[in-house]
RNA sequence: ACCCGUUGAUAAGCGCCAGAACUGUGGUGGAUGAGAACUGCAGUUGACGAGGUGGAGGCGGAUCGAUUUUUUCGGCGGAUACCUCCCGGCUUGCAUCGGAGCCGAGGAGCUGGGGAACAAAUCCUGGGGGUGACCUCGGUGACAAAAUCCCUGGCACGAUGAUGA
Numbered sequence: 001a002c003c004c005g006u007u008g009a010u011a012a013g014c015g016c017c018a019g020a021a022c023u024g025u026g027g028u029g030g031a032u033g034a035g036a037a038c039u040g041c042a043g044u045u046g047a048c049g050a051g052g053u054g055g056a057g058g059c060g061g062a063u064c065g066a067u068u069u070u071u072u073c074g075g076c077g078g079a080u081a082c083c084u085c086c087c088g089g090c091u092u093g094c095a096u097c098g099g100a101g102c103c104g105a106g107g108a109g110c111u112g113g114g115g116a117a118c119a120a121a122u123c124c125u126g127g128g129g130g131u132g133a134c135c136u137c138g139g140u141g142a143c144a145a146a147a148u149c150c151c152u153g154g155c156a157c158g159a160u161g162a163u164g165a
Stems, first nucleotide, its partner, number of pairs: 014077004019073001020045009048065003054086005087104006094161005109155008124139006
C1' cells in the first nucleotide's frame, strides 16, 4: 500500500511489484541559453525451456541445464522438492516373520564405468500496437543437462522351514 462480502475464470521458472533501472511529462537547478544532477506524476521491465503431485502434517533458500550470463537483480506470495507418519507395493536368487533400502502405479536395492536421446528463449528475420520505454503475433535454422533408456563391473541381513545338487 483503502476495507468487507458474494460469484466466475485463471498456475506452478507460476502470480504480483514498495527497491532498482528505463520512458514520457512538469518542476528545481543552471552562465543569455543548454547540460549534468535532484524531484512530483503517469507508465515500462521484472525466469528461456526440460523435469516434477498416493494421503495427512511439518518445513520452506525445492531438481536440471540454456543465455550477447545487463534486472532471469531485489522483494512478497505460492509450488509437485525435502522430512515424519500412514496406505498400497518392489528389492534383499523359494516361503513366512523381522530388519535394511526403495517406489507411487509404463514405478521401485546400493555403487562404479561407458554409450544414446530430446527443448525453448537468446541470435537472425517479418506483421501489428504505443510519443516512448516496451508489448504482442509469426518465420528460418540450430544448440543442453539432469531425469530416463541401453550395456557392463562390484556388493546386498537374521531366524524358521522347504526345495535342489
RNAcentral holds the sequence, with entries from Rfam.
Predicted 3D model of a 165-nucleotide RNA (glmS glucosamine-6-phosphate activated ribozyme aptamer) from Desmospora activa DSM 45169.
The source organism's lineage runs through Bacteria, Bacillati, Bacilli, Caryophanales and Desmospora activa.
Its Rfam family is "glmS glucosamine-6-phosphate activated ribozyme aptamer". Rfam's curators write: This entry contains a glucosamine-6-phosphate activated ribozyme that is found in the mRNA for GlmS. GlmS is an enzyme that uses fructose-6-phosphate and glutamine to generate glucosamine-6-phosphate. The family's RNA type in Rfam is riboswitch.
Its mean pLDDT, the model's own confidence on a scale to 100, is 79.
Of the family's consensus pairs, 89% are formed in the model.